[in-house]
Molecule: SAM riboswitch aptamer (S box leader)
Organism: Paenibacillus radicibacter
RNA sequence: UUCUUAUCGAGAGAGGCGGAGGGACAAGGCCCGAUGAAGCCCAGCAACCGGUUAAUAGAUGCAAAUUCUAUUAAUGUCAUGGUGCCAAUUCCUUCAGAAUUCAUUUGUUGUAUGAAUUCUGGCAGAUGAGAA
Numbered sequence: 001u002u003c004u005u006a007u008c009g010a011g012a013g014a015g016g017c018g019g020a021g022g023g024a025c026a027a028g029g030c031c032c033g034a035u036g037a038a039g040c041c042c043a044g045c046a047a048c049c050g051g052u053u054a055a056u057a058g059a060u061g062c063a064a065a066u067u068c069u070a071u072u073a074a075u076g077u078c079a080u081g082g083u084g085c086c087a088a089u090u091c092c093u094u095c096a097g098a099a100u101u102c103a104u105u106u107g108u109u110g111u112a113u114g115a116a117u118u119c120u121g122g123c124a125g126a127u128g129a130g131a132a
Stems, first nucleotide, its partner, number of pairs: 001132008013042001015041003021032003026094004044085002048082002050078003053073007090124001095121010
């Protein structure tokens, strides 16, 4: 860097250093910031990997036990280790579809067009784990 897969509406300090910017990229919005941004350290959150316990299956074994592997456990349990996270839904919208409402077009209905709201999916992105 690429691929696969899971998650992304919950949670997390009135600490120290630091000094002006920040919310991934582009556009549009909307926000945070000298009552101090980014970044670093400490604390914290969570529990993906991990530890532990139990059950089941498989392997080893004549068998039992042990050991190993895998799966499961109404948020099971722990947090010593590897990451991660710590304003706002991944701050919101950008693409496609559906529903509702409104407006315009029409003599009327229908159709069509546009707008708003809600929902679903996609794209992009972030993080973990595995692989190349």